Background
This is a predicted structure of a 457-nucleotide part of an RNA (small-subunit ribosomal RNA, 3' major domain) from an uncultured Alphaproteobacteria bacterium. It matches the Rfam family "Bacterial small subunit ribosomal RNA". Its mean pLDDT, the model's own confidence on a scale to 100, is 80. The full RNA is in RNAcentral, with records from ENA and SILVA.
Context: one part of a larger RNA
RNA sequence: UGACGGGGGCCCGCACAAGCGGUGGAGCAUGUGGUUUAAUUCGACGCAACGCGCAGAACCUUACCAACCCUUGACAUACUUGUCGCGGAUUCCAGAGAUGGAUUCCUUCAGUUCGGCUGGACAAUGUACAGGUGCUGCAUGGCUGUCGUCAGCUCGUGUCGUGAGAUGUUCGGUUAAGUCCGGCAACGAGCGCAACCCACGUCCUUAGUUACCAGCAUUUAGUUGGGUACCCUAAGGAGACUGCCGGCGAUAAGCCGGAGGAAGGUGUGGACGACGUCAAGUCAUCAUGGCCCUUACGGGUUGGGCUACACACGUGCUACAAUGGCAUCUACAGUGAGUUAAUCUCCAAAAGAUGUCUCAGUUCGGAUUGGGGUCUGCAACUCGACCCCAUGAAGUUGGAAUCGCUAGUAAUCGCGGAACAGCAUGCCGCGGUGAAUACGUUCCCGGGCCUUGUACA
Numbered sequence: 001u002g003a004c005g006g007g008g009g010c011c012c013g014c015a016c017a018a019g020c021g022g023u024g025g026a027g028c029a030u031g032u033g034g035u036u037u038a039a040u041u042c043g044a045c046g047c048a049a050c051g052c053g054c055a056g057a058a059c060c061u062u063a064c065c066a067a068c069c070c071u072u073g074a075c076a077u078a079c080u081u082g083u084c085g086c087g088g089a090u091u092c093c094a095g096a097g098a099u100g101g102a103u104u105c106c107u108u109c110a111g112u113u114c115g116g117c118u119g120g121a122c123a124a125u126g127u128a129c130a131g132g133u134g135c136u137g138c139a140u141g142g143c144u145g146u147c148g149u150c151a152g153c154u155c156g157u158g159u160c161g162u163g164a165g166a167u168g169u170u171c172g173g174u175u176a177a178g179u180c181c182g183g184c185a186a187c188g189a190g191c192g193c194a195a196c197c198c199a200c201g202u203c204c205u206u207a208g209u210u211a212c213c214a215g216c217a218u219u220u221a222g223u224u225g226g227g228u229a230c231c232c233u234a235a236g237g238a239g240a241c242u243g244c245c246g247g248c249g250a251u252a253a254g255c256c257g258g259a260g261g262a263a264g265g266u267g268u269g270g271a272c273g274a275c276g277u278c279a280a281g282u283c284a285u286c287a288u289g290g291c292c293c294u295u296a297c298g299g300g301u302u303g304g305g306c307u308a309c310a311c312a313c314g315u316g317c318u319a320c321a322a323u324g325g326c327a328u329c330u331a332c333a334g335u336g337a338g339u340u341a342a343u344c345u346c347c348a349a350a351a352g353a354u355g356u357c358u359c360a361g362u363u364c365g366g367a368u369u370g371g372g373g374u375c376u377g378c379a380a381c382u383c384g385a386c387c388c389c390a391u392g393a394a395g396u397u398g399g400a401a402u403c404g405c406u407a408g409u410a411a412u413c414g415c416g417g418a419a420c421a422g423c424a425u426g427c428c429g430c431g432g433u434g435a436a437u438a439c440g441u442u443c444c445c446g447g448g449c450c451u452u453g454u455a456c457a
Base pairs, nucleotide, nucleotide: 001457002456003454004453005452007451008450009449010448011447012446013445015441016440019405020404021403022402023401026318027317028316029315030314031313032312033311034309035308042053043052064304065303066302067301068300069299070298073129077128078127079126080124081123082122083121084120087106088105089104091102092101093100094099109119110118111117131293132292134291135290136289140287141286142282143281144280145278147276152191153190154189155188156187157186158167159166160165171182172181173180197270198269199268200267202238203237204236205235206234207233208232211228212227213226216225217224241264244258245257246256247255248254320398324357325356326355327354328353329352336346337345338344364395369390370389371388372387373386374385375384411433412432413431414430415429416428417427
């Protein structure tokens, strides 16, 4: 100087408390461990691995396994030699196919000094080489997580100290903040904080089609005429700054209350992540040093596997019902996608109304299984999704323990999208309905500043 303390002081955070809803019990989905297997490819492991890489494993993907094939190779460049092309289509044989063998047809590169001379293409041999999702993330770049959007981390000059270092950065107030004010052997500065950026909330201006319809006509219908007020769209501005008033404070910074205002003290949400920590993660996105393989640890194909199943854990979905289930009727969104589309298409559910069920393992619950189909796709056996009929399991609110959330939030309800032939309870977004509670900081956890002890570095 740090780090640590079941030392002290001050202060924060859904950290506790106050509340609401879950997880832990059940069934299923999904990831992981374990076990099994020819293979169940690999990575990720407290927080910060485990619906993670995977925005989607039937083949492909695919890296794994078995079998069958290839060896200058599926791909690149160069040298040598040869051909003039290439390419497209057809038929047959062997084979699981890759591949090997045979066959027919269409087509017959560009320039040219007419020399295979130049370009280009293809083939063959040999060699340099290709190739490797093989190893090392403890050799690395790049990217990322985390402490943490925590308020810190430093430097120059000066001063103090033999020195390591200190000071500044401590102190009194204050703040979300090393934010600002005051004081001070310090005076300044940098990276962070804040602001500058984006979206939302109010108003104005400009513009008026595909948007809108107040008034005037018109229609089943903003449908048409007409209009640009309103809504909306999308470009530019205005607006919030403790600016104003009162009180408190040191006459400061600021705090409390009020006015006006759409919005008030960071308006709300995002983007943005200091010096560094964890030899954190990734050599399997990519790049790359070194090492290793080179008729194989490379390449191709068919089939299988990644989907196994005594079990254990994580994350979810659906429930256990009457604040509910079922039936019928009926209303209102916003993102976004469709090549173009404010025009057309895709477009809700909870809510509301009426009826029924009457507390049961039930008209709750839907697992499982049998049968029949639909769709995608060469192909649904291993191993897809959905529909119909039948079946109708566990489950009556979950031990110890544990998680999320402070407002348009939690909870609840549906809708859209990415990737995708097909496949979501996952992920990323969108709107509808819409709470409760916060006395407070003693305690648990994490963190910041000062101080103290230390046999630790």